[in-house]
Context: one part of a larger RNA
RNA sequence: GAACGAACGCUGGCGGCAGGCUUCAUACAUGCAAGUCGAGCGGGCAGUAGCAAUACUGCUAGCGGCGAACGGGUGAGUAACAGGUGGAUAACCUGCCUUUCGGUGGGGGAUAACGGCUGGAAACGGCCGCUAAUACCGCAUGUGGUCGUCGCUGCACAAGCAGCGGCGAAGAAAGGGGCCCUUAAAGCCCCGCCGAGAGAUGGGUCCGCCCCCCAUUAGGUAGUUGGCGGGAUAAUAGCCCACCAAGCCUUCGAUGGGUAGCCGGGCUGAGAGGUUGGCCGGCCACACUGGGACUGAGACACGGCCCAGACACCUACGGGUGGCAGCAGUAGGGAAUAUUGCGCAAUGGGCGAAAGCCUGACGCAGCCAUGCCGCGUGGGGGAUGAAGGCCUUCGGGUCGUAAACCCCUUUUCUGAGGGAAGAAGCGCUCGGGGAGGAAAUGCCCCGGGUUUGACGGUACCUCAGGAAUAAGCAACGGCUAACUCCGUGCCAGCAGCCGCGGUAAUACGGAGGUUGCGAGCGUUGUUC
Numbered sequence: 001g002a003a004c005g006a007a008c009g010c011u012g013g014c015g016g017c018a019g020g021c022u023u024c025a026u027a028c029a030u031g032c033a034a035g036u037c038g039a040g041c042g043g044g045c046a047g048u049a050g051c052a053a054u055a056c057u058g059c060u061a062g063c064g065g066c067g068a069a070c071g072g073g074u075g076a077g078u079a080a081c082a083g084g085u086g087g088a089u090a091a092c093c094u095g096c097c098u099u100u101c102g103g104u105g106g107g108g109g110a111u112a113a114c115g116g117c118u119g120g121a122a123a124c125g126g127c128c129g130c131u132a133a134u135a136c137c138g139c140a141u142g143u144g145g146u147c148g149u150c151g152c153u154g155c156a157c158a159a160g161c162a163g164c165g166g167c168g169a170a171g172a173a174a175g176g177g178g179c180c181c182u183u184a185a186a187g188c189c190c191c192g193c194c195g196a197g198a199g200a201u202g203g204g205u206c207c208g209c210c211c212c213c214c215a216u217u218a219g220g221u222a223g224u225u226g227g228c229g230g231g232a233u234a235a236u237a238g239c240c241c242a243c244c245a246a247g248c249c250u251u252c253g254a255u256g257g258g259u260a261g262c263c264g265g266g267c268u269g270a271g272a273g274g275u276u277g278g279c280c281g282g283c284c285a286c287a288c289u290g291g292g293a294c295u296g297a298g299a300c301a302c303g304g305c306c307c308a309g310a311c312a313c314c315u316a317c318g319g320g321u322g323g324c325a326g327c328a329g330u331a332g333g334g335a336a337u338a339u340u341g342c343g344c345a346a347u348g349g350g351c352g353a354a355a356g357c358c359u360g361a362c363g364c365a366g367c368c369a370u371g372c373c374g375c376g377u378g379g380g381g382g383a384u385g386a387a388g389g390c391c392u393u394c395g396g397g398u399c400g401u402a403a404a405c406c407c408c409u410u411u412u413c414u415g416a417g418g419g420a421a422g423a424a425g426c427g428c429u430c431g432g433g434g435a436g437g438a439a440a441u442g443c444c445c446c447g448g449g450u451u452u453g454a455c456g457g458u459a460c461c462u463c464a465g466g467a468a469u470a471a472g473c474a475a476c477g478g479c480u481a482a483c484u485c486c487g488u489g490c491c492a493g494c495a496g497c498c499g500c501g502g503u504a505a506u507a508c509g510g511a512g513g514u515u516g517c518g519a520g521c522g523u524u525g526u527u528c
Stems, first nucleotide, its partner, number of pairs: 001528004006524005013375006019368002021333001026331003030328003035066003040063002043060007073286003083210007092203002097199008105139001107137002114129006146169010175191005212258003219249003224246004229241003261283004265276004288309005311322004339365001341364003347361001348359004378408004388399004413465006422455001427450008472517005477498003483512005493500002
């Protein structure tokens, strides 16, 4: 000199953009943060029409499906194939999505909801009975796939991989809505379901290289190192197990200890380098602490389950409940870090045929000079160089065109009026066209109309008013830009270093003046 997620002191007008618990991964009151589908299913409640039967509409606890493994938080642990980079997978998986081929036949038994009885303070149950499905289970079929066996071809090369053909074995599915029609059936269309191939996307595993400090850590290791056989897994493998062998790592730093999430990047620097990993993005790890599995395409699962522990809460004392390192917020801790805000209008996500619902992701607003950037606190004229302050050699000098005063302007400010972009679309309606088809609903495309804004009456614009609402902080001995007076008298004090102060102190305190920066200025801390 530069930089900062900063803090402290003094001061403080506005706007834009960004940032905001760096400390105890401390404890948490309260609200919200993951739901959705009635076009999978049986009920229930309410409403409308009707005398009723019934029909229709809305809502929904339950069964069922998808989601809840994403999104959001944190950095504890981890020195490791965790991360970065480049490869391997001929050792693997992949829901939803795209595309291709084939199929969707026929049966069965339950169960929640519900009803009855009943236990408990509650949380939550128990027994009996009824019922549905795209829930569950057999049977059939089986292109293909899998497995076994036989043969052929191509490739790879370490075991092998891919393709083709023959025979054999086990093995799949689910319906719902719309159009037509008097209804049903059939037919057509849409959404689904099953099997298989390919793709895309997302992952799993393995390997080369890179990746902090201590040798005042020198030896470490018994599933340890390898083999054979088996088990487990989507998959290789001591990952696990039985047996066999005695290996394996290490001064090119093993083992141990300390510290630490890693990177793209950031800061600094001419560079080399040093330092750092906050915000944003990628990966990893964690979710009160420790352990475990279940479900599932995917978890060993933040707002799921089970066990143990600590802590806290409720209790009728028998027993139960909870997990903010989600968004706000509270308490303590700390030098220190914000609102228990608005909205799903946009972007994105989940579910749904859709309308739509949910979304503390997100978009916005609030607080804070925390930072960067921009603007303003007026402009021009004005010497009797006013008054006053300070200094003085008492002549004067200086603050100083500074003020007053005159003219002007209105960015800002106040008041009034107007007032956005961000909205594209989906849907509905009217019309037109296209593929396909016997035709229509449907599907695809185009055009007109209609509808959707939290921010927000905000940004911005216009008019009116009036210089009106707006300047401080630090320094002035040298380094270092800027000097005199008074007070004090090795006192009180200053200080980054050198050093000032003991009676004329440009170094302490005050004043006037000056210098530097300016809505900031200094100090402290840290990095270069």